[in-house]
A computed fold for a 73-nucleotide RNA from a Gemmatimonadaceae bacterium, annotated as transfer RNA.
């Protein structure tokens, strides 16, 4: 400097136009057991890096751009 992939909850991922953004783990209540703690229910917590654009509709498609990670040169 060039090209590829990654970017969504407190972490680790799914969701890859189409009608309530989700899952484990974690947290917080409340329950049960004799307890460490395990188990059950319910709950909080995201406008999906950013910033345009197409389109009825955009996390999702398109251009930039920031980050992070491989490649080459």
């Nucleotide at each position: 400097c060039u090209g590829g992939c990654u970017g969504u909850a407190g972490c680790u991922c799914a969701g890859g136009a189409g009608u309530g953004a989700g899952a484990g783990c974690g947290c917080u209540u409340g329950g049960u057991c004799g307890g460490g703690g395990a188990c059950c229910a319910a709950g909080a917590g995201g406008c999906c890096g950013c910033a345009g654009g197409u389109g009825c509709g955009a996390a999702u498609c398109c251009u930039g751009u920031c980050a992070g990670u491989c490649a080459g040169a």
The source organism's lineage runs through Bacteria, Pseudomonadati, Gemmatimonadota, Gemmatimonadales and Gemmatimonadaceae.
The prediction has a mean pLDDT of 82.
It matches the Rfam family "tRNA". Rfam's curators write: Transfer RNA (tRNA) molecules are approximately 80 nucleotides in length. It is annotated as a transfer RNA.